[in-house]
């Protein structure tokens, strides 16, 4: 470097101030937030005489997947009804325009738009399911070169 199954550890952020009102972090002005994986004209760093060349590191909430919540089937656990339930399936938001340039939904600029479910004065930010569950990371065993 590759590959089996298997441990252990990690794994999500945010209403300042102010207005109505009996009552709102939920209307309203107005503020903050942007998961995991890919890709990528960022931006660094080496190599190289150089190249629009090679390495490595970095870089999207809104492109491409995907996970959380919900639904639907279900191996199995339980005498059994209830209940849990691996796993497989569906479902599941949101971008334009201008500039640069060969080339940008990834780059400057401007302006927008978006966030489960339950609670409760309507919630993406508050409480809760959740000391859960998780895309996935990082290490370590085991295999076989």
């Nucleotide at each position: 470097a590759g590959a089996u199954u298997c441990c252990u550890u990690c794994g999500g952020g945010g209403c300042a101030g102010g207005g109505u009102g009996a009552a709102a972090u939920u209307c309203c002005c107005a503020a903050c937030c942007g998961g995991c994986g890919g890709u990528g004209a960022u931006g660094g760093a080496g190599c190289g005489c150089a190249a629009c060349g090679c390495u490595c590191c970095u870089u999207a909430g809104u492109c491409c997947g995907u996970g959380a919540c919900c639904c639907g089937c279900a191996a199995g656990c339980u005498u059994a009804c209830a209940g849990c339930g691996a796993g497989c399936g569906g479902u599941g938001g949101a971008u334009u325009c201008a500039g640069u340039g060969a080339a940008a939904c990834u780059c400057u600029g401007a302006a927008g738009c978006c966030g489960a479910c339950a609670g409760u004065a309507u919630a993406g930010u508050c409480u809760g399911g959740a000391u859960g569950g998780g895309a996935g990371a990082a290490g370590g065993a085991u295999c076989a070169c």
A computed fold for a 145-nucleotide RNA from Metabacillus lacus, annotated as FMN riboswitch aptamer (RFN element). The source organism's lineage runs through Bacteria, Bacillota, Bacilli, Bacillaceae and Metabacillus. The coordinates come from a structure-prediction model, not an experiment, and the mean pLDDT is 80.